[in-house]
RNA sequence: AUUUCCCAUCUAGCGCCAUGCACCUGCCGGAGGGCGGCAGGUUGACGAGGAGGAAGGUUAUCGAAAAUUCGGCGGGUGCCUUCCCGUAGCGCCCUGAUGCGUCAUAUGCCGGUAAAUAUGCGGGUGACUGCAAAACAAAGGCGGCAUAACAGGGCUGA
Numbered sequence: 001a002u003u004u005c006c007c008a009u010c011u012a013g014c015g016c017c018a019u020g021c022a023c024c025u026g027c028c029g030g031a032g033g034g035c036g037g038c039a040g041g042u043u044g045a046c047g048a049g050g051a052g053g054a055a056g057g058u059u060a061u062c063g064a065a066a067a068u069u070c071g072g073c074g075g076g077u078g079c080c081u082u083c084c085c086g087u088a089g090c091g092c093c094c095u096g097a098u099g100c101g102u103c104a105u106a107u108g109c110c111g112g113u114a115a116a117u118a119u120g121c122g123g124g125u126g127a128c129u130g131c132a133a134a135a136c137a138a139a140g141g142c143g144g145c146a147u148a149a150c151a152g153g154g155c156u157g158a
Base pairs, nucleotide, nucleotide: 014074015073016072017071020070022042023041024040025039026038027037028036029035046063047062048061052084053083054082055081056080057079058078085101086100087099088098090157091155092154093153094152095151096150105148106147107146108145109144110143111142119132120131121130122129123128
């Protein structure tokens, strides 16, 4: 340095719920139901992916499911702008521009990768919730291939 196994972590779709909306239970009103009131509760982001530093701005990427993932508060690795640092374009050095961010260019094609829902087994009067294991994404990145890749100056090799 590489490979394999084990353990831990896997924390920003992250945390929270005073009030609202939604839902549940009990009581009261109501002949009953709808409904209204009171009290107590439940739910409120499913994974993938994402960090050079500082400052400012901002409704922060991707799909799955569902249609409260509504609404609100806080936070935030996204994006934009400025500065700094780093990096890339035969080798080395300097300057500038451009792209990028330590796996550090762009474009196109190909490749492999999720969890929840549902289901099953439990808990709860119930809304709901815990666990288990299967299937099914997209974006970015990654791997492979192809194409396109600065300007000026200096040194050196082919």
Background
The RNA shown here (glmS glucosamine-6-phosphate activated ribozyme aptamer) has 158 nucleotides. Of the family's consensus pairs, 85% are formed in the model. Its mean pLDDT, the model's own confidence on a scale to 100, is 75.